[in-house]
Parts: sequence; C1' cells; structure tokens
RNA sequence: AGAAUAAGUAGAGGCGCAUUUUGCAUCAGUAGCGGGGCGGAUAUGGCAGGCAUAGAUGAACCUCCGUGAAAGGGUACGAUGCCGAAGAAACGUACAUGCCUGAGGUGGCGUUUCUGGGCACACAGUGAAUAGCUGGGUGACUGUCAUCGCAAGAUGGAGUGCUGCUUAACAG
Repeated sequence: AGAAUAAGUAGAGGCGCAUUUUGCAUCAGUAGCGGGGCGGAUAUGGCAGGCAUAGAUGAACCUCCGUGAAAGGGUACGAUGCCGAAGAAACGUACAUGCCUGAGGUGGCGUUUCUGGGCACACAGUGAAUAGCUGGGUGACUGUCAUCGCAAGAUGGAGUGCUGCUUAACAG
C1' cells in the first nucleotide's frame, strides 16, 4: 500500500414510513334523554352463570313529537422521530379491560418467522361507509447488488442488504 473479513459511523430509494396538535367533513338527525300513543310483563349491565337495577304509579316491541352527542376511521396545514423506517402472522404473558366469576375479544409487553419500496386492479376480512386499513394474488413502475452483453438492455437475488468514510487484522 492492499482483495476477502469484523466493528463503528454517515447516507440513498420517494405520492417514502410512523406518531401527534389544531381545524374541517363524515359518523348522524344515529345513540342517548324528555314527552305522547299502542301494548300488557318483562327489560338492562358485550356472551354465559351469579348479583344488582328498573317495571301494573305500566316493562319489552312498534310508532309520533322535541332535543341531540361522542369514539374509532378520513382529510388539510403544521410539528416530531426516522429509512426494518414500518407492517403482518404464530406462540407466550403473574399486565389492563368502568359489579363478581368464566370463556372470548381488544390493547400492552416478550420471543420467533415473513415482507426492498410505493401504485393500480379484483377478492377476503374489518369498518356506518362507495372512505380507509389489513392480507395474500396479479400487473407494470422504481431503487439496489450480482451475472451476461460493445451498447441498448436482459436475467436473477434480498434490507442482518447497498454505498461512502474510519479502525482492526491479515492472504498474496
């Protein structure tokens, strides 16, 4: 000086990712509350069992009038943190879930596995929804590396990847 190797650090992909304040639309003239009618014994607390509450001073259902939300999700301008950003699945959990117990669901936490990224389309799930989100599928696009090629380009792989720098060590 220097190939492969290891560690650290800084970056790139772009309608890039996630979180969040505020405003707006939707949710919805819905739920709830109050009053009237009908009706005539049940109803409510997500499910089941208890327990509790309301009810012949009139329950449920149905209907009319008046009043009338919110959460989740969306969107716009910002702010913050970032490039396994993030998302999903399985398993576990002595955590939380507004009466108790149980099952279940949801959320939190942990482990493992998969996905480079966004977009469009149909399907499935969720959702008030035709919005959105999630999932795998199809399609082209895009970034990166490898191989082939004079070139244009083609084929293939995956992010524990790729690129730059620094350090260590060492083949020749």

Lysine riboswitch aptamer from Catenibacillus scindens, 172 nucleotides, folded computationally. The prediction has a mean pLDDT of 80. The model forms 100% of the base pairs in the Rfam consensus. The organism belongs to Catenibacillus, within Bacteria.